[in-house]
Molecule: transfer RNA
Organism: Candidatus Polarisedimenticola svalbardensis
RNA sequence: CGGGGCGUAGCGCAGCCUGGUAGCGCACCUGCUUCGGGUGCAGGGGGUCGGGUGUUCGAAUCACCCCGCCCCGACCA
Numbered sequence: 001c002g003g004g005g006c007g008u009a010g011c012g013c014a015g016c017c018u019g020g021u022a023g024c025g026c027a028c029c030u031g032c033u034u035c036g037g038g039u040g041c042a043g044g045g046g047g048u049c050g051g052g053u054g055u056u057c058g059a060a061u062c063a064c065c066c067c068g069c070c071c072c073g074a075c076c077a
Stems, first nucleotide, its partner, number of pairs: 001073007010026004020057001028044005050066005
């Protein structure tokens, strides 16, 4: 330098193709359970969807640009 993949809650991921206003597990908080911890049950909080612009009534999703990480290749040494 070229090609490809990935970026969504603290962690691991789904949702994207086919636009309709964001979800699952674990974790966390509260209550009950227990002498306490743990377990179990019930309830609850938390996300600029990597950044920007555009398209659209409406964008995590589509288009373009940029950033970061990973893989492959090329070049130099």